This is a predicted structure of a 365-nucleotide RNA (Bacterial RNase P class A) from a Chitinophagaceae bacterium. Its mean pLDDT, the model's own confidence on a scale to 100, is 76. Lineage of the source: Bacteria > Pseudomonadati > Chitinophagia > Chitinophagales > Chitinophagaceae. The gene name in the source record is rnpB. Of the family's consensus pairs, 93% are formed in the model. The sequence is in RNAcentral, with records from ENA.
RNA sequence: CUACAAAACGAGGCUGUCGCCUCGGGCUUGCCCGGGGAGGAAAGUCCGGACAGCACAGAGCAGCGCAGCAGCUAACGGCUGCGGUUUCCUGCAAGGGAAAUACAGAAAGUGCCACAGAAAAUAACCGCCCUGAACUGGUUGAAGGGUAAGGGUGAAAACACAGCUUAAGCAACUGUGCGUAUUGCCGGUAACGGUAGUACGGGGUAAACCUUGCGUGCUGAAAUGCCCAAUAGGCAUACGAUUGAGGGCUGCUCGCCCGAUGUAUGCGGGUAGGCAGAUACAGGUGUUGUGUGAACAGCAUCGCAGAUAAAUGACGGCCACUUCCUCCGGGAGGGACAGAAUCCGGCUUACCGGUUUGUAGUUUU
Numbered sequence: 001c002u003a004c005a006a007a008a009c010g011a012g013g014c015u016g017u018c019g020c021c022u023c024g025g026g027c028u029u030g031c032c033c034g035g036g037g038a039g040g041a042a043a044g045u046c047c048g049g050a051c052a053g054c055a056c057a058g059a060g061c062a063g064c065g066c067a068g069c070a071g072c073u074a075a076c077g078g079c080u081g082c083g084g085u086u087u088c089c090u091g092c093a094a095g096g097g098a099a100a101u102a103c104a105g106a107a108a109g110u111g112c113c114a115c116a117g118a119a120a121a122u123a124a125c126c127g128c129c130c131u132g133a134a135c136u137g138g139u140u141g142a143a144g145g146g147u148a149a150g151g152g153u154g155a156a157a158a159c160a161c162a163g164c165u166u167a168a169g170c171a172a173c174u175g176u177g178c179g180u181a182u183u184g185c186c187g188g189u190a191a192c193g194g195u196a197g198u199a200c201g202g203g204g205u206a207a208a209c210c211u212u213g214c215g216u217g218c219u220g221a222a223a224u225g226c227c228c229a230a231u232a233g234g235c236a237u238a239c240g241a242u243u244g245a246g247g248g249c250u251g252c253u254c255g256c257c258c259g260a261u262g263u264a265u266g267c268g269g270g271u272a273g274g275c276a277g278a279u280a281c282a283g284g285u286g287u288u289g290u291g292u293g294a295a296c297a298g299c300a301u302c303g304c305a306g307a308u309a310a311a312u313g314a315c316g317g318c319c320a321c322u323u324c325c326u327c328c329g330g331g332a333g334g335g336a337c338a339g340a341a342u343c344c345g346g347c348u349u350a351c352c353g354g355u356u357u358g359u360a361g362u363u364u365u
Stems, first nucleotide, its partner, number of pairs: 001361007009353001012319007020037008039337001043348002046346005051220004063216005068082005083103001084101007104211002109209002111205003125151002127147005134139002159177005178201010224276004234267006246258004281303001283302008321334005
């Protein structure tokens, strides 16, 4: 210097004019003054909670989710630490280091296992061994039987090797190793590890069905609660049938007209609209302490968007960063991903630019 990974930052800073949302104050009531105004992911809406409504005697089944141990947390499928397994690096070795990990059960049962291969789980294809037909005296080997020791196929072939045994073998037995299960002792809160013994040797697959253990009501702020112009129908009360309630014309009176399933008032209703939910908190920052850590506790300090079809903007000036050109005076550009909508904790994904750390490579000293 380049590339990759991680972390923190992140519409660069100051300023002028005009404008938008919100809060407070002022008055001349529609203006003025002052405060505040997107993010690390506000995104995807994938998990978990708070909150709200509905449901709910108790128990079980089904469905769904989770799966090593311990811890953190309001909770979690998140996070932290530890353990196991696998792979890689290093080392003669003992050992050390790094990364990944849906990490309960295949010895409950069912299914499946491409190609190759006789066979993929009731293993005889070749080979080996025995009996033995035929021709005939050593050949071919019908047929029957034994055999997983040898060969071959495959990602995987009945745990591996040796001994004993046998016609060859198997089985059984003995020894060693490996693996699984389990018991004792030691270490550890535990998972588990070490060690000594006992039993066993069952191919793989549960990210196939399934089984086991644990957990789990459903729906989401367009939740939900409240105040209500208007309209319809409803209820109550009062008045009222030519002795005319009430209404229209009107400043008032007269007058004229309309007028009975009527009129007026109230209740109720709930549309438009408004208020709450809704912005003070599992809150931010700093510091101290505890803990390996996730995190927790104490103290100090701060108040930091709240719109409702949705504000957070536009145009300039100067400076900084960066790219290209240059007659070295300067000139022309560029700045990502993305935008709150009830709130919070996570996860995942996107991202210009420089900074820090780590790894690898190249060049120079």